[in-house]
């Protein structure tokens, strides 16, 4: 010191949240030790039990026990000894507790009492004379359950009562001094009144009066001391006076009388809350919050009231009365008060021992010893807080084991452990062992006083003994051994710290943002890490951060926020100069600001906390002295502010009265005839009873065209025909006058558009409500036809508007340009034109400056001053309740509960718009041909099924994956089998009758069982036989294989689509606080971000184009299998020959707006032309930018994760993928005469061919068969149809159409039943050109016709990919539909219009 959170991103405004500190805390987990603190914050609830105030015999009388003496005993006497009720004295008003009440002179602070009191204590002066009468105790007696009470009798005192005395005190008066009005102090004179107590061992003490001191108390005053105005008026002893009473004392404190006052927006009264302060917490401070412990004050003592005693109380453990509650009771009556210390019940999240001691400190009594003291000193309990200490230190790498992770190599836990060497705090045990204690008193000595005295006594002093609850504690020493001593929270960001597993929007987390829907660093567990540590977290509360109430230190054009406007009261503020004063202000001194606390220094408990000593501080208040600049006040002067007078022009400023023309409507009359009117189109409506139209006359009301203008006037609302009357304000000019008379303005008063209200008029047009007609799914609307309040006038209310410049009023200062309205001056004029200077208004642009930006900018939103109003997150809500106003409608003032984490401003980039501009595309239009209707083929959905395997689903799935499902394919179903496996690699063991294997049995096959026969290779030893080892194979076992199982939303790769659309970006620079912009926009142009020009941009990249292939022309090279002009030759380019032509396939040429004309900015380009085979990218292809769709594909392959492992793997047989009420897509064939059939006759290209293509020939009606020449192929083979010529058919379900079905065949194949293709014969269905709708195509294209190939044994191909033949029509054009591109504009959208969002209902 900040951070997170509104957005796709940005800046701002603004709220919410976090990090810090603190606590009389509580809760969760955990817990070794000591010191010092601290502990019912709630029920001022109720309390059992014990204790918390007594003491004095040196005030008094009686009594008792004990001891001593005398006595037989009773008994008597004695004891400065002991006990003890009573009388009496002092104390009990302190100490201790609590915070209910109290908003108050209660508290704090500073003063006053000339208006007061003060026991015990201290000082001074004076006195203490002499008498009397009682009452307790006690004795006797009575009542009563108890508490207690009564009667009679005796008695003492420092108890009580008279008398005497009076230094002195209390009234008056005189003098002196003083003061503050009453007066005070000192002294003098004089009358009356007022005292006393004694005790004891003779020296002390007590008592009385007066004065003083000290202490304590009482009263009064200034200032300060919470919230609410939705509490605005309160007050009758109230305010004051005179007199009296009362008090220690002033006072309406009380009373009688008199007067009518007193308080209040500077907040009275009323309501709510609260003990106040020193301080404490927080904060940089200013402040905010708080008042527990300690200290000061106040208040209270079961609740309310009252007095008595006393120096002091209206009395916590006194009294009386009333009440509630509890207890006792013989029912008559009594007793009690823990907010003292412990303790109990209850309440509550929550707060302790029914402890020890008077040893210390302090208090009461006493002469003293001493007694009493739950004050206090201690201990105990509670991690409640704070401050210390410890839980070990050093070495130690095989970096052990185990855990976790892993890319399987390793990494980490981690020098951590083990192990070695040490230390000994704390705890444990043992031993020693304090300070706190020294007074008084006692003992011994000395001195002084008193005395006759060296007794006795008192005082001072020296020395000594005794006295400890805590406590056998602190502390010290010894012993032994690392031994007894670590947890809590967190780990997505804020915020330090990361991985694995489980879970699968479930369980859960969460302070805010937010995590979790199968790869969660956010849930749960684990490992690791981080932070703090005997604690750690959570919750609650306070301050901080929050400048988020802003005094320090904020704002109000658009974020919340300027009152609708003016006048003006209180208040606030106020020009120049001078004199005085001293209220504010400044300085100094004095007093006070208690102690403790905070801060500083020092000291001392081993340190620290704690504590002690000293200092500083205490920002404040009061008094005195001083200063006089500023402010205030009093007085004098001035003219620059303000105002008055004079002259002048401008103006929809206001009020009243009168007048005018145009138009609408209505009435009357004329002309005139069938419609008018209205709309997008209509209808309602009006009209033959004469409308609309037109002419004339009249009536009536309202509003004032043109001029007219970001022109004028007014405070705002607002003001518009003309004239007159009355009237307000502003402006200019030049002089004179007044002399600060000013500015603002809470309340208050006045004005205030439209609508609305009341009463009376008026009413032409317009027009809420209402009626009808349309529109629509509906249409209580928009449109149309009507139409009433109202709109107008008079009088009176209402008081609100986007009452807006969304900008309060006034004054001052601060660069400019330009226009306009009204004045004045100058110069020059025919001129009141123009020019120039200046004043006041109204506008635009813009500099500095300001602003979050937009923007404002001398008419400020700049720079300042003065005053007022208003704001403090969004919603709830400008609402409820209450008050005020109003006839009402309503206006004004104005909350809370609850809820959200945002709501918002400005600007940016996109996307979007039934916004705009420009442009393109078979997008529309213009055409040609189809689809949609029929039959069939094929794909899909659906249905069915044991299975009908699966994927693809708008364009961009549906003749798609599939360039070919009878078995296989095959992934599906049923059934039968196998289990290291159909396939790969490695390890271990075994293996010569091993591997292999004819053959046999079983079986649908796979598989299972048996099995004659029966091996191979390499190395070593050996002459050899042979032996040993290994390889291969096999068997067994272990690792593993395998999966078309899942996830295309975990992926790679590939592909589709927008789109062959013209776009998408970068570097540097510049602009902007920033997101971002510029470049890439603009003017032209292009198929094109193509090119040119301009420009704060200059360049560059990916795209476009070109380079590539093919086709169209030519040249050249090469001529076999190609070709044949010329020469021969043949049935035939067949052969010889040739390479000219065609062709083939290599290399080149050609086209570049190059040339001309026009146009255009002279540019880019465009239009036309020439030449040319081809002309403006010649045609076609390949080529697909940044990206979008979580688009498609885990089933092509690859691949993370996950699942199966005698099965989700593998093998086999059969079935299925071909199943059929139906729906859709894509095609084929048709419906016919531009045709069908028959016969004849022509012309291709591109492909393919060895398990192949297959000729001539023969057989079959045909599919085909027999057969095989040639061909590894420019050589051989496979090869056209439409067209053309001729004939028949003559408009019909046909000589169209061919589905379906029956029969007979051919071919392929192990096998055509489910389920192949083809042929022949027979059969001859629907269909006569197709609804709404919809598709393709711009030239060698569409349309029509056939041919080839891949896959393939065969085929469902009518599909796909190619090839050639014949060969059109149309395009005015870009308004509209669809898609796309660029610029611009609006936006509350940004998973981006398939968005967002409002209301109702469930």
């Nucleotide at each position: 010191a900040g951070a997170g959170u509104u957005u796709g991103a940005u800046c701002c405004u603004g709220g919410c949240u976090c990090a810090g500190a603190a606590c009389g805390a509580a809760c969760g987990c955990u817990g070794g030790u000591g010191g010092c603190g601290u502990g019912u914050u709630u029920u001022a609830u109720a309390c059992a039990u014990g204790c918390a105030a007594g003491u004095c015999g040196a005030g008094c009388g009686a009594g008792g026990a004990c001891g001593g003496u005398a006595g037989c005993a009773a008994u008597a006497c004695c004891g400065a000894g002991c006990c003890g009720a009573g009388c009496g004295g002092c104390g009990a008003a302190c100490g201790g507790g609590u915070g209910a009440g109290u908003a108050a002179c209660g508290c704090g602070u500073a003063a006053g009492c000339a208006a007061u009191c003060u026991g015990c204590c201290c000082c001074a002066c004076a006195a203490u004379c002499g008498g009397g009468a009682a009452c307790a105790a006690c004795c006797g007696u009575g009542c009563c359950a108890a508490c207690g009470c009564g009667c009679g009798g005796c008695u003492a005192a420092u108890g009580c009562c008279g008398g005497a005395u009076a230094u002195u005190g209390u009234a008056g008066u005189c003098u002196a001094c003083u003061g503050c009005a009453u007066a005070g102090u000192a002294g003098g004179c004089c009358a009356a009144c007022g005292a006393a107590a004694g005790a004891u061992u003779u020296a002390u003490u007590g008592u009385u009066g007066u004065g003083g001191g000290a202490u304590g108390a009482g009263c009064u005053u200034g200032c300060g001391u919470c919230c609410g105005a939705u509490u605005a008026g309160c007050u009758a002893g109230u305010u004051g006076g005179c007199g009296g009473g009362g008090u220690a004392a002033u006072a309406g404190c009380c009373c009688a009388c008199c007067a009518a006052g007193g308080c209040g927006a500077c907040g009275a009264u009323c309501g709510g809350u609260a003990g106040c302060c020193g301080g404490c917490c927080u904060g940089a401070g200013a402040g905010g919050a708080u008042g527990g412990u300690c200290a000061g004050c106040c208040a209270c003592a079961c609740u309310g009231g009252g007095a008595c005693u006393g120096a002091g109380a209206u009395a916590c453990u006194g009294c009386c009365c009333a009440g509630a509650c509890u207890c006792c009771u013989a029912c008559g009556g009594g007793a009690g008060g823990c907010u003292g210390c412990a303790g109990u019940c209850g309440a509550g999240a929550a707060u302790c021992a029914u402890u020890c001691g008077c040893a210390a400190u302090g208090g009461g009594c006493g002469a003293a010893a001493g007694c009493c003291u739950g004050a206090c000193g201690g201990u105990g309990c509670g991690a409640c807080g704070u401050c210390g200490c410890g839980u070990g230190g050093a070495g130690g790498a095989u970096g052990a084991a185990g855990g976790u992770c892993u890319u399987c190599g390793g990494a980490u836990u981690g020098u951590a452990a083990a192990c070695u060497c040490c230390u000994g705090u704390c705890a444990u045990g043992a031993g020693g062992g304090a300070u706190a204690a020294a007074u008084a008193g006692c003992c011994a000595g000395g001195g002084c006083a008193a005395u006759a005295a060296u007794a006795c006594u008192g005082c001072c002093u020296u020395g000594g003994a005794a006295u400890g609850a805590u406590a056998g504690u602190a502390c010290c020493u010894c012993a032994g051994g690392a031994g007894g001593a670590a947890g809590a929270g967190a780990c997505g960001g804020c915020u330090a710290a990361c991985u694995c597993u489980g879970u699968g929007c479930c369980a859960g987390c969460a302070g805010c943002c937010g995590c979790g829907g199968u790869a969660a660093u956010a849930c749960a567990g684990a490992g690791g890490u981080c932070u703090c540590a005997a604690g750690c977290g959570u919750u609650g509360u306070u301050c901080g951060g929050a400048u988020u109430u802003a005094c320090u230190g904020g704002g109000c054009g658009u974020a919340a926020a300027g009152g609708g406007a003016g006048c003006g009261u209180a208040g606030g503020c106020g020009g120049u100069u001078u004199g005085g004063u001293a209220u504010g202000u400044c300085g100094a001194a004095u007093g006070u600001g208690a102690a403790a606390g905070c801060c500083c220094a020092c000291a001392a408990c081993u340190c620290a906390a704690c504590u002690g000593u000293g200092g500083a501080a205490a920002u404040g208040c009061a008094u005195u002295c001083g200063a006089a600049a500023c402010u205030g006040c009093c007085g004098g002067a001035c003219u620059a502010g303000a105002g008055u007078a004079c002259u002048g022009g401008a103006g929809a400023g206001g009020a009243g009265a009168g007048c005018g023309g145009a138009a609408u409507u209505c009435u009357u009359g004329g002309u005139g005839u069938a419609g008018c009117g209205g709309u997008g189109a209509a209808a309602u409506g009006c009209g033959u009873a004469g409308a609309u139209a037109u002419c004339a006359a009249g009536a009536g009301g309202a509003a004032c065209a043109c001029c007219g203008g970001u022109g004028g006037c007014g405070a705002a609302g607002g003001c518009g025909g003309c004239u007159c009357u009355c009237u307000g304000g502003a402006c200019a000019g030049a002089u004179a006058c007044u002399g600060a008379c000013g500015c603002u303005g809470a309340g208050g008063c006045u004005c205030u558009a439209a609508a609305g209200u009341u009463a009376g008029g008026g009413g032409a047009g317009c027009a809420a409500a209402c009626a009808g007609g349309a529109u629509u799914a509906g249409a209580u609307a928009c449109c149309c036809u009507g139409g009433u309040a109202g709109u107008c006038c008079u009088a009176a209310c209402c008081a609100u508007a986007a009452a807006c410049g969304g900008u309060g009023u006034a004054c001052a200062c601060u660069u400019g340009g330009u226009g306009u309205g009204c004045g004045a001056g100058g110069a020059a004029u025919u001129g009141u034109c123009c020019c120039u200077u200046u004043g006041c208004g109204c506008g635009c642009c813009g500099g500095a400056g300001c602003u979050a930006a937009c923007g404002c900018g001398u008419u400020a939103a700049g720079u300042g001053u003065a005053c007022c109003g208003c704001c403090u997150g969004g919603g709830g809500a400008g609402u409820a309740c209450g008050g005020u106003c109003g006839c009402a409608a309503g206006a004004u003032u104005a909350a809370a509960a609850c809820u959200c984490a945002a709501a918002g401003g400005a600007a940016u980039u996109g996307a979007c718009g039934g916004g705009g501009a420009c442009c393109c595309g078979c997008a529309c239009a213009a055409g040609c041909g189809g689809u949609g209707g029929a039959g069939c083929a094929u794909g899909u959905g659906g249905c069915u099924u044991a299975a009908u395997u699966u994927g693809a689903u708008g364009c961009a799935a549906c003749g798609c994956g599939a360039a070919g499902a009878a078995c296989c394919u095959u992934a599906c179903c049923u059934g039968g089998a196998c289990u290291u496996g159909a396939c790969a690699u490695g390890c271990a063991a075994g293996u010569a009758g091993u591997a292999g294997a004819a053959c046999c049995c079983u079986g649908a096959a796979a598989g299972g069982g048996g099995g004659a026969c029966g091996a191979u290779c390499c190395c070593g030893c050996g002459c050899a036989a042979g032996c040993g080892g290994g390889a291969a194979g096999c068997u067994u076992g272990c690792a593993c294989a395998g999966g078309u199982g899942c996830u295309g939303c975990a992926u790679g790769g590939c592909u589709g689509u927008c789109a062959u659309c013209a776009g998408c970006u970068c570097g540097u620079g510049c602009c902007g606080u920033g997101a971002g912009g510029u470049g890439u926009u603009g003017g032209g142009u292009u198929a094109a971000g193509u090119c040119c020009c301009g420009c704060a941009a200059c360049g560059a990249g990916c795209g476009c184009a070109a380079c590539c292939c093919u086709u169209g022309u030519g040249a050249u090279u090469a001529g076999u299998u190609g070709c044949c002009a010329u020469u021969a030759u043949u049935a035939a380019g067949u052969u010889a020959g040739g390479c000219a032509c065609u062709c083939u396939a290599g290399u080149c040429a050609g086209a570049c707006u190059g040339c001309c004309u026009g146009u255009g900015a002279u540019a880019a380009g465009c239009a036309g032309g020439a030449g040319g085979a081809a002309g403006g990218u010649g045609g076609g292809g390949a080529u697909g930018a940044c990206g979008u769709c979580a688009a498609g594909u885990c089933a092509g392959u690859a691949u993370g994760g996950u699942c199966c492992u005698u099965a989700u793997g593998u093998c086999c047989a059969g079935g299925g993928c071909u199943g059929c009420a139906c729906a859709c897509g894509u095609g084929c064939u048709a419906c016919a005469a531009u045709g069908g059939c028959c016969g004849g006759u022509a012309c291709a290209g591109a492909a393919g061919g060895a398990a192949g293509c297959a000729a001539u020939a023969c057989c079959g009606c045909g599919a085909g068969g027999u057969g095989g020449a040639g061909c590894u192929a420019a050589u051989c083979c496979c090869c056209a149809a439409a067209a053309c010529c001729g004939g028949c058919c003559u408009c019909a379900g046909u000589u169209c159409g061919g589905a379906u079905u029956g029969g007979a065949g051919u071919c392929u194949g192990c096998a055509a039943c489910c389920c192949g293709a083809c042929u022949c014969c027979a059969u001859g269905a629907a269909g006569c050109u197709g609804g709404a709708a919809u598709c393709g195509c711009u030239a060698g294209u569409a349309a029509c016709g056939g041919c080839g190939c891949a896959u393939c044994a065969g085929c469902u191909a009518c599909g796909g990919c190619g090839c050639c033949g014949u060969g059109a029509a149309u395009a005015c054009g870009u308004u509209c539909c669809c898609g796309g591109g660029u610029c611009u504009u609006g936006c509350a959208c940004a998973c981006a219009c398939c968005g967002c969002c409002c209301g109702u209902c469930a």
Description
The prediction has a mean pLDDT of 84. A computed fold for a 1402-nucleotide RNA from an uncultured bacterium, annotated as small-subunit ribosomal RNA. Rfam family: Bacterial small subunit ribosomal RNA. Gene Ontology terms of the family: structural constituent of ribosome and ribosome.